[in-house]
């Protein structure tokens, strides 16, 4: 330098032939308990990496960039 994959909640991640997105753990509150843990219920938490394009509408499609992982570095 080139190729492939990935970037979604604090962490690990699912998801959508385009219509503003879920789980587990964690966090907050409550129930239960003599108390703690466990268990159960409720809740908060995400400009879906950044910038453009297409579209009535983009996390999803297209282009560029950034970061991470892996691979190639052959011929002449």
């Nucleotide at each position: 330098g080139c190729c492939u994959c990935g970037a979604u909640a604090g962490c690990u991640u699912a998801g959508u032939a385009g219509g503003u997105a879920g789980a587990g753990c964690g966090c907050g509150g409550g129930a239960u308990u003599c108390g703690u843990a466990a268990u159960c219920c409720c809740g908060a938490g995400g400009c879906c990496g950044c910038g453009g394009g297409u579209u009535c509408a983009a996390u999803u499609c297209c282009c560029g960039c950034u970061c991470g992982a892996g691979g190639c570095u052959c011929c002449a």